[in-house]
RNA sequence: ACGUGCUCCGGGGUCGGUGAAAUUCCGAGCCGGCGGUGACAGUCCGCGACCCGCACGUCUCACGAUGUGCGGUUGACCUGGUGAAAAUCCAGGACCGACGGUGAAAGUCCGGAUGGGAGGCAGCACUG
Numbered sequence: 001a002c003g004u005g006c007u008c009c010g011g012g013g014u015c016g017g018u019g020a021a022a023u024u025c026c027g028a029g030c031c032g033g034c035g036g037u038g039a040c041a042g043u044c045c046g047c048g049a050c051c052c053g054c055a056c057g058u059c060u061c062a063c064g065a066u067g068u069g070c071g072g073u074u075g076a077c078c079u080g081g082u083g084a085a086a087a088u089c090c091a092g093g094a095c096c097g098a099c100g101g102u103g104a105a106a107g108u109c110c111g112g113a114u115g116g117g118a119g120g121c122a123g124c125a126c127u128g
Stems, first nucleotide, its partner, number of pairs: 003126005008120001014028004030107001031097002033047004042095002051072009077093005099111003
């Protein structure tokens, strides 16, 4: 230096109001995975997660469930300042957040999930 296996790997509902009922509505407040980018990013370019489809396999009488691989879909930013350089910093004002559940509508509660997972000059072990 290369290779293999394993491990690690996401934050946030607080106070008040209405109500029979809300951590789901209303007001204020709270949170922000990973890589890249001339300079630090929830909003730029990508990746992952959720969801959908196809192929193959496993279980099932069947419906269907599930594993692997491949493919697809998927949110949101402006203004001013500094600077060689910022859609990333500073100031101000905005915006966004899968699916199922629920006495009432959820980024934050509960659940699939003791799951999956990008990624790292990460950690451990092994091979040459």

A computed fold for a 128-nucleotide RNA from Allobogoriella caseilytica, annotated as FMN riboswitch aptamer (RFN element). Its Rfam family is "FMN riboswitch aptamer (RFN element)". Rfam links the family to the GO term FMN binding. Its mean pLDDT, the model's own confidence on a scale to 100, is 80. RNAcentral holds the sequence, with entries from Rfam.